[in-house]
C1' cells in the first nucleotide's frame, strides 16, 4: 500500500466481497510445562445451607465459673462507638446525572491546634424475681436495682437571639496519679450538601409546551440559597440555535481501531452517580430516608395448633432456571486496609493465597551432530526415473522441561507464615514422557493421482460439479501457523462509500417549474476609537492508573517499580491591533433616482376586419360522390358531389416569419384604441453601500381535469359502425359526445429541458444576426441572440466571455439496483389527486460514455444465372434409385436446411455384412514373449457324422537351412499355462488426419510511426478505376506478409527436332499406304516462339484505366482446369485410417449355415421413359473422339428370329481388337390413347455364377396400364454454352436409367439493377455480443417469502377527571393516662403520651382519551422461482418513431 467482481473488450460511476488488527467470547479438532492476568455479556429470574459487623468489664448493676482468696474469667442486659465504610449490581436516569471550570448561602462524629470549664442534687428503668397469655414469634402485670443512661439547679462568654434595654444556653466521670475522658467556643484538616458557564444519543412521519407554571411581596421550612412549600399580586416562561413528546442509554479516566481527523465502545482497574424483592414513608444519628435497620401496601416462598407468624445472595461460596457460554458450598487473618478497645486482643468471604478453565498475553520444550546403499514402504511415472529424503535406520552426544531423591528461602521490625516442604539449589536415570490444526482455482503462499458424474457435495466474492474436476471426497506431496489451529459473532480499518482534513449534481444518483421576499449567511473605499473573535506571555487546574520516553526488578519476556513527558481542554490575568467584528466620520467605482431617445407576438380591456371550413335558402345540373394499400360503413334520383348567388354562426389569424423580437418562468403572432410592466442606448444632475443570496412564506404557473353559467363552426378522448387480422377492445376509414372557446372559481403538475440554481469578477480570437450610440463611412462601442474555435476542464461525449474554465457568496439536492416516489401518518384539494416520505424482503449488480463486431421490415455504392430477357426442365403419369415412416427375428450403421436424400456404396443372390436366428470355439481367425515337445510345412486320395464350421479315420508325393557338429543358432509346427490378442462396442462435444460450406467471395493481418487515459484507430478511409485491397492520385503514415494476379497443366497458332505401329504430295506397286520409297503434309511429343493495352485515335487529371481501330490464329485475365487467405458452422467422419478415455473378455471376440439389408397403407428428393409428326416405323448410308483389353478384348467363318453358341485367328497394343458411332438422308404413317407410349403379366429361352426361390441381367413371342405437356411452387444454363445425339471407362463372375469422361449437331436472350436471394465496401441506429433463430414486457396459473388494509380482539406505556386513603411526618384536639420541675402539695399547674380529627399521600378502583406492539376471516399490491399459458409493448424507422 491494495485486490476480486458489471463488458466481447475499454474508460468511468457505483455497490458488494476479501486481505489487517482487536475481543470478558462461543463452537470444532487437538493438547507437554511454567509465569502474569481474566472468568454469568443472558433472567435487576427464584434461591436450600454456611459464612460476610462487631467490639468495649479501663461506663454500669445483678448472675455464674475458677481461685493460691490477692484476684482472674464467662457471657445475657443497660450504656458507648461502629453498623451511612468496606463489598455487589447497572434496573432506573437524556438529568447539573456525569465531565470540566467556576461560585456562595452551609454542615462536618472520630483527628489536630488554641482558650475556658467539668458545681450541687434528683427521679426512674432493663437485667433479675413472682404470677401470667401464646403452637410459635413474641409478650403482659406487679415488685427490686446501677451507670459515662435520664432530669433539674448553679456558673455564662470568646456563643445564640434581640425592639440593643436585655435575655437564654453545658458538662461524666475513671485513675496505676503519669493521665484518659466529658462540656462550651474559635480555627484547621477531611468528608459532605447546594448553585452556575460549557460539553454530553437518535427521531420533525413528535411543533407547539407550561397554572406552582414564570416573576414579585410576605411567611413557613432546611445545616444551607431557592416556588422547596403556603397566601396574595402580576402574566409571564420555554421553543426552529429544536421546546414538548417518543425510543435508546449509567457517565468518565480510559479501551479497540485508525497515518491522522475520526469511528466504535465503557468487562477487569480507578473516580462519580443510582439501586438493594416491587412501591411508599419516616425514625435514629455528625452523617441514611439506610443491601445483611424500622413501619405500611403488593407479589412470591416457607412455618402453623388456622388464631397468627417468618423471609429478601445485584456480599463470598453454592443451587435451580435462561442460555452458545463463564469457576471452589477451599485455606488464612501471616501481610495490607478499615471497625471496636488504653491495651492484650476480637471480628473482618475487604484482603492475602490456593483450586478449576489453553479464556488471553508472554516464555520454554518435544532433542543435537554425523549419516547415500539416496534402504524399505508409500505416491507419481513418458517405465528411464522422480519424490517423500538426511528424513529414517545406524553411530556419537546433551538433559532444558517433566520425573525421582536430598536440601530449602525472601516475603517479618523482637515474636507471629495461610501460601508451603512452595520458589530456588543439588544429585540420579534415560532420547527417554511431550504435535497438532487449517489451507493448496483466482484474490492468496502452496499440485498431482484415484473415486464421483449438475449426483454427492463445496462456496468469503467471482464461482466449481452434466466421464479426463489443481475448486467435491480420499491418498501422496506441498504451503502457513504452532500448544495451538480453524469457524462463527461483533468493532474499527481498507471505505475519499456522509468527503472538517477529504466527494459530487449537462448525459452515471443529484439544480426546487419560476420569481419576489422574512429570518439567517455573506458584503465596496478611506480614517479614527474599542478589543468580542484572533495572536503572544504568565498563573491555576487538567486525580491516580493507563499510552509514550528514560531507567530499574523478577534468568528473559509478559508483568511490576521509579522518574519524566504528555493530557491538544477550561479558568484567571498582562499585552498586541494586521484581519473579521462593534461605534463614529467621510467617499463614489456597487445599487438606485432624474432628463432625452428609439425597439418589441410583454400584459389587460374594448372595438373592427378579410380568407377558409360547416350549415341554411335559391339557381344550374345528373348519377354518382366520398374514402382507401384495396375496400366497406356513409351521403345521393326525396337530386348528392360539382358550380353560382345570398345568409347564419363559431373558432383561428395564411403571406410577412427569420437558430428574428419580448417576457422571471409558463408563454406571447390579424388590425386599431385606451390603460400598463420591464429592458436597452445617450446625458451625468442627485442619494451615498441603500447590496447579493435566501430555510420557512407568498405570488405566478402549459396541457389535461373539476364546479357554476354561457357558447359550440371545425377538430375530437369515450362510444358506434366499416375494414385489417389467427385475434384487433389498436394503427386506416365513416360518424360522433365530453372537451377545445368565453366569464368566474379550483387544481399546482409536465422530457415545466439548456435534462446546466442565482449573483459578481477574471481568462485568445474569428464570423453571422437584432436594438441603440459615435464616426473621418475605414471602423469603434454598449446590450442581446447564433455558429466555429485556443488555453483550461471533462470518464468520454463535449463545454469554451451566453463555460461544463479560474475564483468568491448563498440556497437546493445526491449517496448501489429493485421494493417505491409506494405503504402508513400529517398537510392541501369538491374530487381526481398533489406534497412530505419509510421499512421488511430481494439481487451482485443496475448505470454513463466511447470501441469492435453482428443485426435492421435504416441509407448510399457495387457484384453474382440473384432478378429480369430467353431456352429446356422438375412438380401431374409409369418405372428406376435414395430417404422418411411403418413393418419385421433382423429390415446393420452413418449422412439431416442451403452444405442429408442415384450421399459413404467405382456396383448387398453366397461372399461383401457390420444385422437377425440356430449351432459351434475360448490364449482364440491374427501379433509378440516365456516353458515343453516335434522336425516340419505343403500338395493329394477315399470313407463316416453333420446344414456347415468342424470332428474322426485314411492313400500317395515330398523329407528345412546354417554350423565352430554342441538338440548350438535360425526357421516352421504343435501343446499347456500366463502375459495378452480381438471388438464396424461408446464418446467426431476428448482428438489427429481428411472433407464440406460461406467462396475463387476480395478480403485477412503484421512491424515501425502517429492519434487516443484506454478498448482501439490510422495504414485498409477518400476521388477515380478494376474480375480483384487490380492499379493510379491524394492523405500521418511508411513498409511488409497471407490471399488476388502470375508462375503449373490443357486447348487454340506456329517454328524446330524426331519419323514407327502414324502420314502419302511426288515415283513405282496393291483389293487395301498393301509394299518399295519418302517424312513435304496430317498426326504424334519434346524443346521453343507468340499477346504486352505493345501501336494509332478519342476520353480521363498530363495518372491508372476505359472506348474505338489496325495488325494478328488468338485482344484486353483468349477458353478450360489444378490451385481455396484469416476464419465461421463444438459442420461431417472413432464405420477408411490413426488415437486418449471408458466398456466387453467361454463374449459386445471368433467360425458356419440360412435369413435380412431387396419388406410396403403413405410422404419426399434425384433420375429414366413418355405423352408424339422437329415424331414412330422401315430402308439407305457418311463422318468422331476419349478410353479399355491376357482368368482379357476377340477378327473371320458357321448355327440360332434373337440374347447367344461352336470352331478359329490376331494382339501385352499409334500395329490386333472392343468399333457398329448416333442424331443425318429417303420412304411410309396423318392426329387417334394411335403404327404414340411402353408399364404390367404369361410362355419359351440365353448368359454369368457352387448357386439366380426370396433376389441378377438379357432375348423372342404374346399382353399393351397410366399418360394427350402437368396446380401452388420450383431448378439449370450467357457459347462451342443450353438443348439434343450417341460413344468409352471405373467398380465388376454377372448386374447402371447412377457416376466419371469423350466427341457429333448446335441455339435463343441479357433493356437493365426497381424488386427477391447471397455477398463486398462505407455510413447510421441499437437495451444485441450464445450476437435478431438476439433481447425483452405484462396479465393469468402454481409454490414460497416478507409486507399494507381489515369487522375486531389481546397486552404494554401514558394522560385527564373522579372515588378510596395503609403507614408516616405535619397541624389541631386531647374531660383517658402521666416519675423528675413549680406551687398556696388529699390536690393543682407546666410539660408529655395514648386516642380522635384534618389536609398531603403509596397501592387499588371507575370513566374517557393518546400511543406502541401481538394477533385476525377476508383482501391489496410486491419479491423470488428450471423447462407453464396468452399475446408481442420496448430495443433497428422494432415494423403506428
Nucleotide at each position: 500500500a491494495g485486490a476480486g467482481u458489471u463488458u466481447g473488450a475499454u474508460c468511468c460511476u457505483g455497490g458488494c466481497u476479501c486481505a489487517g488488527a482487536a475481543c470478558g467470547a462461543a463452537c470444532g479438532c487437538u493438547g507437554g510445562c511454567g509465569g502474569c492476568a481474566g472468568g454469568c455479556c443472558u433472567a435487576a429470574c427464584a434461591c436450600a445451607u454456611g459464612c460476610a459487623a462487631g467490639u468495649c468489664g479501663a461506663a454500669c448493676g445483678a448472675a455464674c465459673u475458677c481461685u493460691u482468696c490477692g484476684g482472674a474469667g464467662u457471657g445475657a442486659g443497660u450504656g458507648g462507638c461502629g453498623c451511612a465504610c468496606g463489598g455487589g449490581u447497572g434496573a432506573g436516569u437524556a438529568a447539573c446525572g456525569c465531565g470540566u471550570g467556576g461560585g456562595a448561602a452551609u454542615g462536618u462524629a472520630c483527628c489536630c491546634u488554641c482558650a475556658g470549664g467539668u458545681u450541687u442534687g434528683g427521679g426512674a428503668u432493663a437485667a433479675c424475681g413472682u404470677c401470667u397469655g401464646g403452637a410459635a414469634a413474641c409478650g403482659g402485670a406487679c415488685g427490686c436495682u446501677a451507670a459515662u443512661a435520664c432530669c433539674a439547679c448553679a456558673u455564662a462568654a470568646u456563643g445564640g437571639c434581640u425592639u440593643c434595654g436585655g435575655u437564654c444556653c453545658a458538662a461524666a466521670a475513671c485513675u496505676c496519679c503519669g493521665g484518659u475522658g466529658c462540656c462550651u467556643g474559635a480555627g484547621g484538616a477531611u468528608c459532605a450538601g447546594c448553585c452556575c458557564g460549557c460539553g454530553u444519543u437518535a427521531g420533525a412521519u413528535u411543533a407547539g409546551g407550561u397554572a406552582g407554571u414564570u416573576g414579585g411581596u410576605a411567611g413557613g421550612g432546611u445545616a444551607a440559597a431557592g416556588g422547596c412549600c403556603u397566601a396574595c399580586c402580576a402574566a409571564g416562561c420555554c421553543g426552529a440555535c429544536g421546546a414538548u413528546c417518543u425510543a435508546u442509554a449509567g457517565c468518565u479516566g480510559g479501551u479497540c481501531u485508525g497515518a491522522g481527523a475520526g469511528g466504535a465502545u465503557g468487562a477487569u482497574c480507578a473516580g462519580c452517580c443510582a439501586c438493594a424483592c416491587u412501591g411508599g414513608a419516616a425514625c435514629u444519628g455528625a452523617g441514611a430516608c439506610a443491601c445483611g435497620g424500622u413501619c405500611c401496601a403488593g407479589a412470591c416462598u416457607c412455618c402453623u395448633a388456622c388464631g397468627g407468624g417468618a423471609g429478601g445472595c445485584a456480599g463470598c461460596a453454592g443451587u435451580g432456571a435462561u442460555g452458545a457460554a463463564u469457576a471452589u458450598u477451599g485455606c488464612g487473618c501471616a501481610a495490607u486496609g478499615g471497625g471496636g478497645g488504653a491495651a492484650a486482643c476480637c471480628a473482618u468471604g475487604a484482603c492475602g493465597c490456593a483450586g478449576c478453565c489453553a479464556u488471553g498475553c508472554c516464555g520454554c520444550g518435544u532433542g543435537a551432530g554425523u549419516g547415500a546403499a539416496g534402504a524399505a514402504g508409500g505416491c507419481c511415472c513418458u517405465u528411464g526415473g522422480g519424490u517423500u529424503g538426511u528424513a529414517a535406520a545406524a553411530c556419537u552426544c546433551u538433559u532444558u522441561c517433566a520425573a525421582u531423591a536430598g536440601u530449602g528461602a525472601a516475603g517479618a521490625u523482637a515474636a507471629u507464615g495461610a501460601c508451603g516442604g512452595u520458589a530456588g539449589c543439588u544429585a540420579u536415570a534415560g532420547a527417554a514422557g511431550a504435535a497438532g490444526c487449517u489451507c493448496c482455482g483466482g484474490c492468496u503462499a502452496a499440485c498431482u493421482c484415484c473415486g464421483u458424474g449438475c449426483c454427492a457435495g463445496c462456496a468469503g466474492c467471482c464461482g466449481c460439479g452434466g466421464u479426463a474436476a489443481u475448486a467435491c471426497g480420499g491418498g501422496g506431496g506441498g504451503a502457513g501457523c504452532g500448544a495451538g489451529c480453524g469457524u462463527u459473532g461483533u468493532u474499527c480499518g481498507g471505505a475519499a462509500u456522509c468527503a472538517c482534513u477529504g466527494g459530487g449534481c449537462g448525459u452515471a444518483a443529484a439544480g426546487c417549474g419560476u420569481a419576489c421576499g422574512u429570518a439567517g449567511g455573506c458584503u465596496g473605499a478611506u480614517a479614527a476609537g474599542g478589543a468580542a473573535g484572533u495572536c503572544a506571555g504568565a498563573a491555576g487546574u487538567g486525580a491516580a492508573a493507563g499510552c509514550c520516553u528514560g531507567g530499574g526488578g523478577c534468568u528473559u519476556a509478559a508483568c511490576c517499580c521509579c522518574a519524566g513527558a504528555a493530557c491538544u481542554g477550561c479558568u484567571u490575568u498582562u499585552g498586541a491591533a494586521a484581519c473579521u467584528c462593534c461605534u463614529u466620520a467621510u467617499c463614489u467605482a456597487g445599487a438606485g433616482u432624474c432628463c432625452c431617445g428609439g425597439a418589441g407576438a410583454g400584459g389587460u380591456u374594448a372595438a373592427u376586419g378579410g380568407a377558409a371550413u360547416u350549415c341554411c335558402g335559391a339557381g344550374u345540373g345528373u348519377a354518382g360522390a366520398g374514402g382507401u394499400g384495396a375496400a366497406a360503413u356513409u351521403c345521393g334520383c326525396a337530386g348528392a358531389u360539382a358550380u353560382u348567388c345570398g345568409g347564419a354562426g363559431g373558432a383561428a389569424c395564411a403571406c410577412c416569419a427569420g437558430u428574428g423580437g419580448c417576457g422571471a418562468a409558463g408563454g406571447c403572432g390579424a388590425u386599431u384604441a385606451a390603460c400598463u410592466g420591464g429592458a436597452c442606448g445617450g446625458g451625468u444632475a442627485c442619494u451615498g453601500a441603500c447590496g447579493c443570496u435566501g430555510a420557512g412564506g407568498u405570488a405566478c404557473g402549459a396541457a389535461a381535469g373539476c364546479g357554476u353559467g354561457g357558447g359550440g363552426a371545425g377538430c375530437a378522448a369515450a362510444c358506434a359502425g366499416g375494414a385489417u387480422u389467427a385475434g384487433a377492445u389498436a394503427c386506416c376509414c365513416u360518424g360522433g359526445u365530453a372537451g377545445u372557446c368565453c366569464a368566474c372559481g379550483c387544481c399546482g403538475u409536465a422530457a415545466a429541458c439548456g435534462a446546466u440554481g442565482u449573483g459578481u469578477g477574471c481568462u485568445a480570437g474569428c464570423u453571422g444576426u437584432u436594438g441603440g450610440g459615435g464616426g473621418u463611412u475605414a471602423c469603434c462601442u454598449c446590450a442581446g441572440u447564433g455558429g466555429c474555435g485556443c488555453a483550461g476542464c471533462u470518464a468520454a461525449c463535449g463545454c469554451u466571455u451566453u463555460a461544463a474554465g479560474c475564483a468568491c457568496a448563498c440556497c437546493g439536492c445526491c449517496u448501489g439496483g429493485g421494493g417505491a416516489g409506494u405503504a402508513c401518518g400529517g398537510u392541501c384539494g369538491c374530487a381526481a389527486g398533489a406534497u412530505u416520505a419509510a421499512a421488511a424482503c430481494u439481487c451482485a449488480a443496475a448505470g454513463g460514455a466511447a470501441u469492435u463486431g453482428a443485426c435492421g421490415g435504416g441509407g448510399a455504392c457495387c457484384c453474382g444465372c440473384a432478378c429480369a430477357a430467353g431456352c429446356g426442365g422438375u412438380g401431374g403419369a409409369g418405372c428406376a434409385u435414395g430417404u422418411u415412416g411403418u413393418u419385421u427375428a433382423a429390415u446393420u450403421c452413418g449422412a439431416a436446411g442451403c452444405a442429408a436424400c442415384g450421399c459413404g456404396a467405382a456396383g448387398a443372390a453366397c461372399c461383401u455384412u457390420a444385422c437377425c436366428u440356430a449351432c459351434c470355439c475360448u490364449u482364440g481367425a491374427c501379433a509378440u514373449a516365456c516353458u515343453u515337445g516335434u522336425c516340419g510345412c505343403g500338395a493329394u486320395u477315399u470313407c463316416c457324422a453333420g446344414a456347415g464350421a468342424u470332428g474322426g479315420a485314411u492313400u500317395u508325393c515330398u523329407u528345412c537351412a546354417g554350423u565352430u557338429c554342441g538338440g548350438c543358432u535360425g526357421g516352421a509346427c504343435a501343446a499347456u499355462g500366463u502375459a495378452c490378442a480381438g471388438g464396424u462396442g461408446c464418446u467426431g462435444c476428448a482428438u489427429g488426419g481428411c472433407u464440406g460450406u460461406c467462396g475463387u467471395c476480395a478480403g485477412c493481418u503484421c512491424g515501425u510511426g502517429u492519434c487516443g487515459u484506454g478498448a482501439g484507430a490510422u495504414g485498409u478511409u477518400a476521388g477515380g478505376u478494376u474480375a480483384a485491397g487490380u492499379c493510379c492520385u491524394g492523405c500521418a503514415a511508411c513498409g511488409a506478409g497471407c490471399g488476388c494476379a502470375a508462375c503449373c497443366c490443357u486447348u487454340a497458332u506456329u517454328g524446330u527436332u524426331a519419323g514407327u505401329u502414324g502420314c502419302c504430295a511426288u515415283c513405282a506397286u496393291u483389293u487395301a499406304g498393301u509394299u518399295g520409297g519418302g517424312c513435304a503434309c496430317u498426326c504424334u511429343a519434346g524443346c521453343g516462339a507468340u499477346a504486352c493495352u505493345g501501336c494509332c485515335g478519342g476520353u480521363g487529371a498530363u495518372a491508372a484505366g476505359c472506348c474505338g481501330g489496325a495488325g494478328g490464329a488468338a485482344g484486353g485475365u483468349g477458353g478450360g482446369g489444378a490451385c481455396g487467405a484469416c476464419g465461421u458452422c463444438a459442420a461431417g467422419u472413432c464405420a477408411u485410417c490413426a488415437u486418449g478415455g471408458c466398456c466387453c473378455u467361454u463374449a459386445u471376440g471368433g467360425g458356419u449355415a440360412g435369413g435380412g439389408c431387396u419388406a410396403c397403407a403413405a410422404a419426399c428428393g434425384u433420375g429414366c421413359u413418355a405423352c408424339a409428326a422437329u415424331g414412330g416405323c422401315g430402308a439407305u448410308u457418311a463422318c468422331a473422339g476419349u478410353g479399355g483389353g491376357c482368368a482379357g478384348c476377340u477378327a473371320g467363318a458357321c448355327c440360332g428370329c434373337g440374347a447367344g453358341g461352336u470352331c478359329a485367328u490376331g494382339c501385352u497394343a499409334a500395329u490386333c481388337u472392343c468399333u457398329a458411332a448416333a442424331a443425318a438422308u429417303c420412304g411410309u404413317c396423318u392426329c387417334a390413347g394411335u403404327u404414340c407410349g411402353g408399364a404390367u403379366u404369361g410362355u419359351a429361352c440365353u448368359c454369368u455364377g457352387c448357386a439366380a426361390c426370396u433376389c441378377g441381367a438379357g432375348u423372342a413371342c404374346a399382353u399393351g396400364a397410366a399418360g394427350u405437356u402437368g396446380g401452388a411452387a420450383u431448378c439449370g444454363c450467357u457459347a462451342g454454352u443450353a438443348a439434343u445425339c450417341g460413344u468409352g471407362g471405373a467398380u465388376c463372375a454377372g448386374c447402371a436409367u447412377g457416376c466419371c469422361a469423350c466427341g457429333g449437331u448446335g441455339a435463343a436472350u441479357a433493356c437493365g439493377u426497381u424488386c427477391c436471394c447471397g455477398g463486398g465496401u462505407c455510413u447510421u441506429g441499437u437495451a444485441c455480443a450464445c450476437a435478431c433463430c438476439g433481447c425483452c414486457c405484462g396479465u393469468c396459473a402454481c409454490a414460497c417469502c416478507a409486507u399494507g388494509g381489515g369487522a375486531g380482539u389481546u397486552g404494554g406505556u401514558u394522560c385527564u377527571a373522579c372515588c378510596c386513603g395503609a403507614a408516616g411526618a405535619c397541624a389541631g384536639u386531647g374531660c383517658g393516662c402521666u416519675a423528675a420541675c413549680c406551687u398556696u402539695u388529699u390536690a393543682g399547674g407546666a410539660g408529655g403520651c395514648a386516642g380522635c380529627u384534618g389536609g398531603c399521600c403509596a397501592c387499588g378502583g371507575u370513566a374517557g382519551g393518546a400511543u406502541c406492539a401481538g394477533u385476525g376471516a377476508c383482501u391489496g399490491g410486491g419479491g423470488u422461482g428450471a423447462a407453464g399459458u396468452c399475446g408481442g409493448a420496448a430495443c433497428a424507422a422494432g415494423g403506428u418513431a